Predicted 3D model of a 72-nucleotide RNA (transfer RNA) from a bacterium. Its mean pLDDT, the model's own confidence on a scale to 100, is 82. The sequence is in RNAcentral, with records from ENA. Rfam family: tRNA. Gene Ontology term of the family: triplet codon-amino acid adaptor activity. Rfam's curators write: Transfer RNA (tRNA) molecules are approximately 80 nucleotides in length.
[in-house]
């Protein structure tokens, strides 16, 4: 220096224009003599920044960061 490919919740990942979710963790309850398991209920994210299209953008564009991969 060029090419890609990714970035969403503590952590792993869905979501591909129409009011953001699951699994695990976390708290709180049943249950148990108790602890763990199980079963239920809560909690957490203005979608990495910024700008644009668009009645609407996590999602399309364009830039910037930061992370993985290729070619010189």
């Nucleotide at each position: 220096g060029c090419c890609u490919c990714u970035g969403u919740a503590g952590c792993u990942c869905a979501g591909u224009g129409g009011u953001a979710g699951a699994g695990c963790a976390a708290u709180g309850g049943u249950u148990u003599u108790g602890u763990a398991a199980a079963c239920c209920a809560u909690c957490g994210g203005u979608c990495g920044u910024c700008u644009g299209u668009u009645c609407a953008a996590a999602u399309c564009a364009g830039a910037u960061c930061g992370g993985g991969g290729g070619c010189u």